Molecule: transfer RNA
Organism: uncultured Bacilli bacterium
RNA sequence: UAUGCCGUAGUUCAAUUUGGCAGAACACGUGUUUUGGGAACAUGAGGUUGCAGGUUCAAAUCCUGUCGGUGUAA
Numbered sequence: 001u002a003u004g005c006c007g008u009a010g011u012u013c014a015a016u017u018u019g020g021c022a023g024a025a026c027a028c029g030u031g032u033u034u035u036g037g038g039a040a041c042a043u044g045a046g047g048u049u050g051c052a053g054g055u056u057c058a059a060a061u062c063c064u065g066u067c068g069g070u071g072u073a074a
Base pairs, nucleotide, nucleotide: 001073002072003071004070005069006068007067010026011025012024013023020057028044029043030042031041032040050066051065052064053063054062
């Protein structure tokens, strides 16, 4: 310098195939239970889907640019 892949909740990851309400587990808050804690059960909060534009009735998803991580080639 060229090119591929990855970036989504505090953490680990789905959802992309076919554009159509952003989810699961763990963690966290509250409650029940317990002498207390833990465990178990119930319930709740937490997200500009890295960033900025574009297309579309509608974008995590398609297109462009850009940032970070990583691989390959020179």